[in-house]
Context: one part of a larger RNA
RNA sequence: CUGGGCGUAAAGGGCGCGUAGGCGGUUUUUUAAGUCAGAUGUGAAAACCCAGGGCUUAACUCUGGGAUUGCAUUUGAAACUGGAAGGCUUGAGUGCAGGAGAGGUAAGUGGAAUUCCUAGUGUAGCGGUGAAAUGCGUAGAUAUUAGGAGGAACACCAGUGGCGAAGGCGACUUACUGGACUGUAACUGACGCUGAGGCGCGAAAGCGUGGGGAGCAAACAGGAUUAGAUACCCUGGUAGUCCACGCCGUAAACGAUGGAUACUAGGUGUGGGAGGUAUCGACCCCUUCCGUGCCGCAGUAAACGCAAUAAGUAUCCCGCCUGGGGAGUACGGCCGCAAGGUUGAAACUC
Numbered sequence: 001c002u003g004g005g006c007g008u009a010a011a012g013g014g015c016g017c018g019u020a021g022g023c024g025g026u027u028u029u030u031u032a033a034g035u036c037a038g039a040u041g042u043g044a045a046a047a048c049c050c051a052g053g054g055c056u057u058a059a060c061u062c063u064g065g066g067a068u069u070g071c072a073u074u075u076g077a078a079a080c081u082g083g084a085a086g087g088c089u090u091g092a093g094u095g096c097a098g099g100a101g102a103g104g105u106a107a108g109u110g111g112a113a114u115u116c117c118u119a120g121u122g123u124a125g126c127g128g129u130g131a132a133a134u135g136c137g138u139a140g141a142u143a144u145u146a147g148g149a150g151g152a153a154c155a156c157c158a159g160u161g162g163c164g165a166a167g168g169c170g171a172c173u174u175a176c177u178g179g180a181c182u183g184u185a186a187c188u189g190a191c192g193c194u195g196a197g198g199c200g201c202g203a204a205a206g207c208g209u210g211g212g213g214a215g216c217a218a219a220c221a222g223g224a225u226u227a228g229a230u231a232c233c234c235u236g237g238u239a240g241u242c243c244a245c246g247c248c249g250u251a252a253a254c255g256a257u258g259g260a261u262a263c264u265a266g267g268u269g270u271g272g273g274a275g276g277u278a279u280c281g282a283c284c285c286c287u288u289c290c291g292u293g294c295c296g297c298a299g300u301a302a303a304c305g306c307a308a309u310a311a312g313u314a315u316c317c318c319g320c321c322u323g324g325g326g327a328g329u330a331c332g333g334c335c336g337c338a339a340g341g342u343u344g345a346a347a348c349u350c
Base pairs, nucleotide, nucleotide: 003322004321005320006319007304008303012318014201015200016199017198021194022193023192025088026087027086028085029084030083031082033081034080035077036076037075038074039073040072041071042070048066049065050064051063052062053061054060091191092188093187094186095184096183097182098181103177104176105175106174107173108172109171110154115149116148117147118146119145120144121143125136126135162169163168206247207246208245209244210243211242215241216240220236221235222234223233258317259316260315261314262313263312266295267294268293269292270291271290272289273288274287275286276285299306300305323350324349325348332343333342334341335340
């Protein structure tokens, strides 16, 4: 290398769009590049294999045949793959008719609560803990009533409910906007699948500039605990958390399970549609499509388990793995303001 693998043993890229490439529905005609068959030439000899001969035998050697799986030319075949031309509709897409949704962006609005400020009532405590103390309070706190300011998050509804490619999305209204689903079958007629590079999106933390800052809270300070306590607990508290614009590009970015298509017992919930039955009507019941859960047969698996949302049976394309440590390190390249990211070894050692 052939190979064997990737839920948990090493191994699925964080996710999408898409270039090259690889692969690709059904039918007719044609071509003959791949493919298959025949012929000719060549494929040096020796070596090798088979049969026979010569040295007393063997090694050795001689003769004949085979093989030399290849290449070129030529004559044919036309099923399959490819090329050319034409057709089809089931794949794919469009149209039309519908209903669902925390999908995205922007602007505006709302109520509860925390904190702070002002004023009233009111008086000695409040707060906190396992127990305390630091802290706050007679300069009137905590509690309570009224008014005001400001920021952030949206209780109930809420549901293995919904939407999104993933990250993720949850008060209300409006505007703009993406996708999916169902029904129909009017239109196009294979326009498809995957996707090395590439481009874009990408939680939190972090970075830059300018705002904002209620609560929470790394760092930090104090009080406790303890043998100690650079912690866990308590009182404070700054970055940050929020907004705008720009970077960063990583996560147990997880279903630790790449995408697409087809097939393979059932049962039972739930979300969105459609059809039928029934009915005055709505339910109920039956069928069907798409999603989301649980149980379970065959099969599969080292076991756990998976089981039409497969880890089953197959095909196509991409990514990745190949003993542990050294090490996701060093060096170099590329990217970044930095932090760092990405690509990614070896010596040595077990």

Predicted 3D model of a 350-nucleotide part of an RNA (small-subunit ribosomal RNA, central domain) from Gracilibacter thermotolerans JW/YJL-S1. The full RNA is in RNAcentral, with records from Greengenes. Taxonomically the source falls in Gracilibacter thermotolerans (Bacteria, Bacillati, Eubacteriales, Gracilibacter).